[in-house]
RNA sequence: UUUUCGAAAGGGUAAACCCCGGGUGACCGGGGGGCACAAAGCCUACGGCUCCUGGGUAUGCGGCUUCAGGAGGGCCGGGUUACCGAA
Numbered sequence: 001u002u003u004u005c006g007a008a009a010g011g012g013u014a015a016a017c018c019c020c021g022g023g024u025g026a027c028c029g030g031g032g033g034g035c036a037c038a039a040a041g042c043c044u045a046c047g048g049c050u051c052c053u054g055g056g057u058a059u060g061c062g063g064c065u066u067c068a069g070g071a072g073g074g075c076c077g078g079g080u081u082a083c084c085g086a087a
Base pairs, nucleotide, nucleotide: 003087004086005085006084012037013036017032018031019030020029021028022027035074041080042079043078046077047076048075049072050071051070052069053068054067055065056064057063
């Protein structure tokens, strides 16, 4: 230096839920909280997936989607950078 791994130490992030605020909504921001996480750091206009709103379309109801705009990285893959230790 590279690859693989995570037993320890130090530190980090923060699910559900609650409060406040924003959004039609998916959901987001702040505070509390702590289920988990070894990249739960960063990108997502790189591919996919899920979800929302509107349009279109169909129907008795449940829907469908070739359209437009959104949400989710703690849904999967990919890219990129990095702490400690072990082999």

c-di-GMP-I riboswitch aptamer from Geoalkalibacter ferrihydriticus DSM 17813, 87 nucleotides, folded computationally.
RNAcentral records the identical sequence in 2 taxa.
The prediction has a mean pLDDT of 81.
RNAcentral holds the sequence, with entries from ENA, Rfam and Ribocentre.